Record summary:
The part of an RNA shown here (small-subunit ribosomal RNA, 5' domain) has 519 nucleotides and comes from an uncultured bacterium. Its mean pLDDT, the model's own confidence on a scale to 100, is 82. Its Rfam family is "Bacterial small subunit ribosomal RNA".
[in-house]
Context: one part of a larger RNA
RNA sequence: GACGAACGCUGGCGGCGUGCUUAACACAUGCAAGUCGAACGAGAAUCUACUGAAAGAGUUUUCGGACAAUGGAAGUAGAGGAAAGUGGCGGACGGGUGAGUAACGCGUGAGGAACCUGCCUUGAAGAGGGGGACAACAGUUGGAAACGACUGCUAAUAACGCAUGACGCAUAGAGGUCGCAUGAUCUUUAUGCCAAAGAUUUAUCGCUUCAAGAUGGCCUCGCGUCUGAUUAGCUAGUUGGCGGGGUAACGGCCCACCAAGGCGACGAUCAGUAGCCGGACUGAGAGGUUGAACGGCCACAUUGGGACUGAGAUACGGCCCAGACUCCUACGGGAGGCAGCAGUGGGGAAUAUUGGGCAAUGGGCGCAAGCCUGACCCAGCAACGCCGCGUGAAGGAAGAAGGCUUUCGGGUUGUAAACUUCUUUUAAGAGGGAAGAGCAGAAGACGGUACCUCUAGAAUAAGCCACGGCUAACUACGUGCCAGCAGCCGCGGUAAUACGUAGGUGGCAAGCGUUGUCC
Numbered sequence: 001g002a003c004g005a006a007c008g009c010u011g012g013c014g015g016c017g018u019g020c021u022u023a024a025c026a027c028a029u030g031c032a033a034g035u036c037g038a039a040c041g042a043g044a045a046u047c048u049a050c051u052g053a054a055a056g057a058g059u060u061u062u063c064g065g066a067c068a069a070u071g072g073a074a075g076u077a078g079a080g081g082a083a084a085g086u087g088g089c090g091g092a093c094g095g096g097u098g099a100g101u102a103a104c105g106c107g108u109g110a111g112g113a114a115c116c117u118g119c120c121u122u123g124a125a126g127a128g129g130g131g132g133a134c135a136a137c138a139g140u141u142g143g144a145a146a147c148g149a150c151u152g153c154u155a156a157u158a159a160c161g162c163a164u165g166a167c168g169c170a171u172a173g174a175g176g177u178c179g180c181a182u183g184a185u186c187u188u189u190a191u192g193c194c195a196a197a198g199a200u201u202u203a204u205c206g207c208u209u210c211a212a213g214a215u216g217g218c219c220u221c222g223c224g225u226c227u228g229a230u231u232a233g234c235u236a237g238u239u240g241g242c243g244g245g246g247u248a249a250c251g252g253c254c255c256a257c258c259a260a261g262g263c264g265a266c267g268a269u270c271a272g273u274a275g276c277c278g279g280a281c282u283g284a285g286a287g288g289u290u291g292a293a294c295g296g297c298c299a300c301a302u303u304g305g306g307a308c309u310g311a312g313a314u315a316c317g318g319c320c321c322a323g324a325c326u327c328c329u330a331c332g333g334g335a336g337g338c339a340g341c342a343g344u345g346g347g348g349a350a351u352a353u354u355g356g357g358c359a360a361u362g363g364g365c366g367c368a369a370g371c372c373u374g375a376c377c378c379a380g381c382a383a384c385g386c387c388g389c390g391u392g393a394a395g396g397a398a399g400a401a402g403g404c405u406u407u408c409g410g411g412u413u414g415u416a417a418a419c420u421u422c423u424u425u426u427a428a429g430a431g432g433g434a435a436g437a438g439c440a441g442a443a444g445a446c447g448g449u450a451c452c453u454c455u456a457g458a459a460u461a462a463g464c465c466a467c468g469g470c471u472a473a474c475u476a477c478g479u480g481c482c483a484g485c486a487g488c489c490g491c492g493g494u495a496a497u498a499c500g501u502a503g504g505u506g507g508c509a510a511g512c513g514u515u516g517u518c519c
Base pairs, nucleotide, nucleotide: 001518002517003516005515006514007513008512009511012389013388014387015386016385017384018382019381020347025345026344027343029342030341031340034089035088036087039086040085046079047078048077049076050075055070058067059066060065096300097299098298105225106224107223108222109221110220111219112218115217116216120213121212122211123210124209125208126207128162130160137152138151139150140149141148142147168193169192170191171190172189173188174187175186176185177184178183198205199204226272227271228270233263234262235261238260239259240258241257243255244254245253275297276296277295278294279290280289281288282287302323303322304321305320306319325336326335327334328333353379355378356377357376361375362373363372364371365370392422393421394420395419402413403412404411405410428455429454430453431452432451436446463508464507465506466505467504468489469488470487474503475502476501477500478499484491485490
C1' cells in the first nucleotide's frame, strides 16, 4: 500500500459498488420454463335467443276445480373459451457452484484433403394421389395412493405406403486440372435409392430436396502451465501393423490376428496441492502474490453407473438402475433432490429480504395481441469498501467563570466560550415535479423518487487512537518488580514524560484502532 475481511469503541447524510472465503452439510414453504386454437379433435363455467316444468300472490267457484301477474327447472340453437389430451417449437439457453481435474483442461498459435450445424440469410427446384391407427372421450375394472388394465369411437402440420425427382447419395467406368503423402476438384456414362403439410382474417405464415453463407460446435498438433527423488523405474490394449466394427469425423475408440514394442534424470511413474485465463494487488522495473466481483473457457448438479429423445445432452428444476438419507402408506407399495431466488437448521470470527415489477434490456413460444421469465431492472438490510458533503461563518478580553498546574507572582485551557452580526449545505415542513417510452398510439416497478421553489431556526449531527526512542505529541496525582504495559529496544523495586486516572497536546476523522493475509 491492498482486502469479499473479522473484532473493540463510536456513528449524521448522499452516490456508486460489494456481501457464506467455513459444511459440494441437510433442507420446511413459495416462486425460478413455458408457449402456440393461424396444426388437431373434443369442449366446462358463463352469456344470449327460443321454448317454457314445479311452485304460485291474487281473481273466481257448483268447493271438484278454472284463470293467472310472477317464476324460471329441463331442452334446442348460437356465442364463449377454462382445464385436460394429440401435435410443433423451446425445456442443451439463461441462472448456480468450484467438488473433481496437473489434463490438449486452460492460454496462445496453427491444421481439418478427417467433420456436424435446429432457428437465420441467399440461390435453384417442388408440394400429385391414398389407405390405416392411437390419445382425448365413453363404458367396464384393479389399487390406500402413486398409477394402471380391457373394450369401443375419432382428428391432424402425428405415423405409413404409392407417384414424381437431381445439380443429391451409392456402385462401376472414361477424361481433364491441381496439390500437401493418403489424395482434392471438375466434366461425363450406366444402374440403383430416396421428399413434401397444411393453416388463414387472402396480407401472409409454414412444408420438402439441393447448393452456398453465417453462427455455434467437434477433433488433431507446436509451445507454455505448482511441489516432492526421504517417489527411479513405469506400461499387455500396453506400442505399432493388417483386417473389420463403430462414430458427424480421424484414431486401440472397440474387436480378431501378427510383431515386441512404447515412456523415463530434458524427471516417466507415484504422492501432495489446485478449476484455467483476461485480469487484480504490490513494485521504479524485473518480479512476487492472487484468480472475490465483471468477461471467456472447462467441470459438476444427493453419490456412482447407463442410455433414450433430439440439430445439439449422456440433460440442475427429464428417464432407468444401484447406494445413502428424508417423507407417505391401508405394509402390498410409492414420493423426493435449493452448488436457481428468497428463506430455515447446522458449521463458523463472519456474510442480507420467505420484497416490487416485467416499465426498460435480453430470452422462449406465437402472424399478432400477448403469455412466461427470482435472467434482468429496482427497492430493503450492513460504515463492508471507494468517493463526496455536513456537524456552522465573521467579529469578540492582556483574556470571564470553571478545570489543571504553580516557584503562589503567575501560566494554561483560550477567540475557545458568553455576547453581536450573518448563512441554511444537510435534516424537518409545505408546494411543484421529471428524463428513462422507441415505430402511430397506449404502457414507469423504481416513485410523488431525483430535481426546483418557499418557510422557521445554529437549529438535527464527533469520535477514536497515541504522547520513552523508532514516531508527531508532557505535566500532575495514584501505585511501588505489585497492579500492569509491550511491534522491537524495553518500562515498573517511593518523585515512573513507558502502568492507571486527570488536565494538556499530537494524529486521523464518520470513522479510529487491533488482528489476519499478500507485496
RNAcentral holds the full RNA, with entries from ENA and SILVA.